[in-house]
Context: one part of a larger RNA
Molecule: small-subunit ribosomal RNA, 3' minor domain
Organism: Oceanidesulfovibrio indonesiensis
RNA sequence: CACCGCCCGUCACACCACGAAAGCUGGUUCUACCCGAAGUCGCCGAGCUAACCCUCGGGAGGCAGGCGCCGACGGUAGGGCUGGUGAUUGGGGUGAAGUCGUAACAAGGUAGCCGUAGGGGAACCUGCGGCUGGAUCACCUCCUU
Numbered sequence: 001c002a003c004c005g006c007c008c009g010u011c012a013c014a015c016c017a018c019g020a021a022a023g024c025u026g027g028u029u030c031u032a033c034c035c036g037a038a039g040u041c042g043c044c045g046a047g048c049u050a051a052c053c054c055u056c057g058g059g060a061g062g063c064a065g066g067c068g069c070c071g072a073c074g075g076u077a078g079g080g081c082u083g084g085u086g087a088u089u090g091g092g093g094u095g096a097a098g099u100c101g102u103a104a105c106a107a108g109g110u111a112g113c114c115g116u117a118g119g120g121g122a123a124c125c126u127g128c129g130g131c132u133g134g135a136u137c138a139c140c141u142c143c144u145u
Stems, first nucleotide, its partner, number of pairs: 003108001005105001008101002011098001013095004018090003023085012039070001041068004047063003052059002111132009
């Protein structure tokens, strides 16, 4: 490359990341209860018992063993936090030459835009209120010459 311009949204195709989702599945942590190893501690200790005492009978002490408190792992139930995954679903991004229209940019062919409500394949349309960041024509006020 200058209106044979620019440009909007739906739809179709491909890829990417993200959200939702019946759930499924991990990590971590908390609460209550159950079970309760090792071991310390406490109580018992009729069985066993070297170094201490002894009047030689035994005693002291110790050990096995029993019970109890605490107690790791584990179990049951219910929560918190945090990952993965999930039919399906929602928009988003990107992608030379796809589809439908033409909403915006000129008064863009119904001026545009903002808020709101309703409607519509889609851009959008309509109602109400507002703005000029509207073109054109005429008039008024003000400023400059």